[in-house]
RNA sequence: CUUCCGAAAACGCACCCCGGCCGCGAGGCCGGUCCGCAAAGCCACGGGUCUCCGCUUCCUCGAGACGGCCGGGCUACCGAA
Repeated sequence: CUUCCGAAAACGCACCCCGGCCGCGAGGCCGGUCCGCAAAGCCACGGGUCUCCGCUUCCUCGAGACGGCCGGGCUACCGAA
């Protein structure tokens, strides 16, 4: 120095909820809030869940949303064992 790893310390993000805005909707954005997170930084590649449209007894197809559902890829602060 790098990788694994995650003690300590310094940072960081921000669940639920509330207010406003956008969207048919799932949901997203801003402010407050702070449950938690060692990647709770980024990416829809795989699985999964949800929404919308059409068909439809059901299934299924298409489009979309969710990265704080899981896996995966990329990048990153600190440095005890």
Predicted 3D model of an 81-nucleotide RNA (c-di-GMP-I riboswitch aptamer) from a Gemmatimonadota bacterium. The sequence was found by an Rfam model in a public genome assembly. Rfam family: c-di-GMP-I riboswitch aptamer. Rfam links the family to the GO term cyclic-di-GMP binding. About the family: GEMM was predicted in a large-scale screen for bacterial structured RNA regulatory elements. Its mean pLDDT, the model's own confidence on a scale to 100, is 84.